[in-house]
RNA sequence: CUCAUCGAGACCGGCAGAGGGAUUGGCCCUUUGAAGCCGGGGCAACCAGCGAAGCUAACCACUUCGAAACGGUGCCAAAUCCAACGGGACCUGAUCCCGAGAGAUGAG
Numbered sequence: 001c002u003c004a005u006c007g008a009g010a011c012c013g014g015c016a017g018a019g020g021g022a023u024u025g026g027c028c029c030u031u032u033g034a035a036g037c038c039g040g041g042g043c044a045a046c047c048a049g050c051g052a053a054g055c056u057a058a059c060c061a062c063u064u065c066g067a068a069a070c071g072g073u074g075c076c077a078a079a080u081c082c083a084a085c086g087g088g089a090c091c092u093g094a095u096c097c098c099g100a101g102a103g104a105u106g107a108g
Stems, first nucleotide, its partner, number of pairs: 001108006011040005019029003023084004041076003046072002050066005080102001085099005
């Protein structure tokens, strides 16, 4: 940089001791213990691997589906916590919807 996904899901203990939720604003979490580290537990099918179907003369590749978490990652408050930029619905008061951007994760 490109592509896919992001309203589902899943926490205990030890050490530690004041921050954390990317940024800004809001709103939250936190001394009934934040971040971080360690141990254990759990969630989840993105990739790999496996099976089936389609395609094929057949195979490979590809597509779809399925099972699977002693393979590689990821994750375990709140929708990616909400908003941010643009548009629309509603009808003046906030709410709701769509898209973009940003971010996160995976694959290349």
Record summary: This is a predicted structure of a 108-nucleotide RNA (SAM riboswitch aptamer (S box leader)) from a marine sediment metagenome.